[in-house]
Context: one part of a larger RNA
RNA sequence: GGCGGACGGGGGAUGCCUAGGCUUCCGGCGGCGAAGAAGGACGCGGCAAGCUGCGAAAAUGUGCGGGGACCUGCAAGCAUGGAUUGAUCCGCACGUGUCCGAAUGGGGCAACCCGGCGGGUUGAAGGCCCGUCACACCGAUAAGGUGGGCGAACCCGGGGAACUGAAACAUCUCAGUACCCGGAGGAAAAGAAAGAAAAAUCGAUUUCCUGAGUAGUGGCGAGCGAAAGGGGAAUAGCCCAAACCGGCGAUGUUACGGCAUAGUCGGGGUAGUAGGGCUCCUCAUGAGGUAUCAUUCAAAGAACCGGAACGGUCUGGAAAGGUCGGACACAGAGGGUGACAUUCCCGUACGGGUAAUUUGAGUGUUAAGAGAGGAGUACCUGAGUAGGGCGGGACACGAGGAAUCCUGUCCGAAACCGCGGGGACCAUCCCGCAAGGCUAAAUACGACCGGAAGACCGAUAGUGGACCAGUACCGUGAGGGAAAGGUGGGAAGCACCCCGAGCAGGGGAGUGAAAUAGAACCUGAAACCGUCCGU
Numbered sequence: 001g002g003c004g005g006a007c008g009g010g011g012g013a014u015g016c017c018u019a020g021g022c023u024u025c026c027g028g029c030g031g032c033g034a035a036g037a038a039g040g041a042c043g044c045g046g047c048a049a050g051c052u053g054c055g056a057a058a059a060u061g062u063g064c065g066g067g068g069a070c071c072u073g074c075a076a077g078c079a080u081g082g083a084u085u086g087a088u089c090c091g092c093a094c095g096u097g098u099c100c101g102a103a104u105g106g107g108g109c110a111a112c113c114c115g116g117c118g119g120g121u122u123g124a125a126g127g128c129c130c131g132u133c134a135c136a137c138c139g140a141u142a143a144g145g146u147g148g149g150c151g152a153a154c155c156c157g158g159g160g161a162a163c164u165g166a167a168a169c170a171u172c173u174c175a176g177u178a179c180c181c182g183g184a185g186g187a188a189a190a191g192a193a194a195g196a197a198a199a200a201u202c203g204a205u206u207u208c209c210u211g212a213g214u215a216g217u218g219g220c221g222a223g224c225g226a227a228a229g230g231g232g233a234a235u236a237g238c239c240c241a242a243a244c245c246g247g248c249g250a251u252g253u254u255a256c257g258g259c260a261u262a263g264u265c266g267g268g269g270u271a272g273u274a275g276g277g278c279u280c281c282u283c284a285u286g287a288g289g290u291a292u293c294a295u296u297c298a299a300a301g302a303a304c305c306g307g308a309a310c311g312g313u314c315u316g317g318a319a320a321g322g323u324c325g326g327a328c329a330c331a332g333a334g335g336g337u338g339a340c341a342u343u344c345c346c347g348u349a350c351g352g353g354u355a356a357u358u359u360g361a362g363u364g365u366u367a368a369g370a371g372a373g374g375a376g377u378a379c380c381u382g383a384g385u386a387g388g389g390c391g392g393g394a395c396a397c398g399a400g401g402a403a404u405c406c407u408g409u410c411c412g413a414a415a416c417c418g419c420g421g422g423g424a425c426c427a428u429c430c431c432g433c434a435a436g437g438c439u440a441a442a443u444a445c446g447a448c449c450g451g452a453a454g455a456c457c458g459a460u461a462g463u464g465g466a467c468c469a470g471u472a473c474c475g476u477g478a479g480g481g482a483a484a485g486g487u488g489g490g491a492a493g494c495a496c497c498c499c500g501a502g503c504a505g506g507g508g509a510g511u512g513a514a515a516u517a518g519a520a521c522c523u524g525a526a527a528c529c530g531u532c533c534g535u
Base pairs, nucleotide, nucleotide: 002535003534004533005532006531007530008529009528015522016486017485020457021456022454023453024452025451026450027449028448029446030445031150032149039100040099041098042055043054044053046078047077050074051073061094062093063092064091065090066089070082071081105114106113107112115133116132117131118130119129120128121127135147136146137145138144154185155183156182157181158180159179165172169219195202196201206233207232208231209230210229216224217223237438238437239436240382244267245266246265247264248263250261251260252259253258272416274381275380276379277377278376279375280374281373282372283371293364294363295362296361297360298359299358300357304352305351306350310325311324312323313322314321326343327342328332334346335345336344387411388410389409390408391407392406393405394404397423418433419432420431421430422429473480474479493521496508497507498506499505
């Protein structure tokens, strides 16, 4: 030195555990902000560094409700106080809320600096304290109001890639995706036919299933990819412009009686088997009634309340285990308790409870809105529009036979005897009425709150983060970004003695079921390092 055995050191795998995650479903809720948000800075405790909470009224103040014995947060210590005259604690409402931050008196290297005006303090000045002073838009140049910023996705609009695929690549694809910008809401958008169809009809929109990977489209490559119809969900319809009538002020004109014009306000009116206006005629003239508000009732809704039934014995450190004998069950879900508990504790089934608030119903009240028919008349019915040319874009549809929709540019109608559409175009026929606007529900999403679940993870996993983590640390910065869980049932966390320089470490003693459970603490693998023995 090798090999083997025993016993250690070292190390932190493995097993077990879970305080934390992940995913899905259901319900609620869907905003906050100049009345100063989100997010921060700095403070606030008897001792107080951090976290949490709070704001100079500073681990909090007031009211109401709940609750019922302890409380003075994590946090164990010392101290001081409070509480059945109901504290601490929980819920709701209110108060206070420094400075920065949209940040808004001006400035600024955020949390700082410096002002104007009015008021207060002082004899006065300075200082200090309180209030107020940004900009844009609306409004009258006023008073006053609105906006700005933040927020997880969802939604609408304006812009808009490339990698990639096509086994290369250019049309094409990826994709109107990612990304950027604007805007809104609890949803958004769409929406009451100039529709879809086809010889029969349907009757706003949205959404799901189907139709269907069909019809189509496509270097007819790769790919892209409908609609009608059928079956469900949910259902809701309305208002202007114009004709015509009237008011008002203005302008023009006048024979001074008026008239005309544009404007503004009110009435009127809203349709496609056309409708409306105006003139005439006929008939009806009060019925219905929601939003709103008030009130009553009901339901939901915070903290919270009630809620059945067990003992003996054995083993053991400990009983919930074994065993013996009971009980409850609309409750044998789950968790905890010194090992495995329906009956010990918290709960569970089932009941109860109300404030803020929400919803529904009844009653009362009242906006808006609200006649029918016939005849005549030909006054009205959305114009730089429809449509066309050129160039683009959107439609499943790549210019194609290319309808339909949008429009940069140039042209440019008709007026109900009218106009649009039915996939070039024409005719017949059919369907509809553009060029103004509003509209709940069915649908999408999940930051937040509550509930339920998992052939999800179990500390190199699961979130980056189970732990004081977006921390430490790195970077000028944008940004990147960790490691780190477990004594024990209970600290009972080793009084006292000894060795030692020792507040290191260890040996006794003691605690404990266990101390090779001693805090570098459950289990304690391997590498690696030793001691003794054998060879």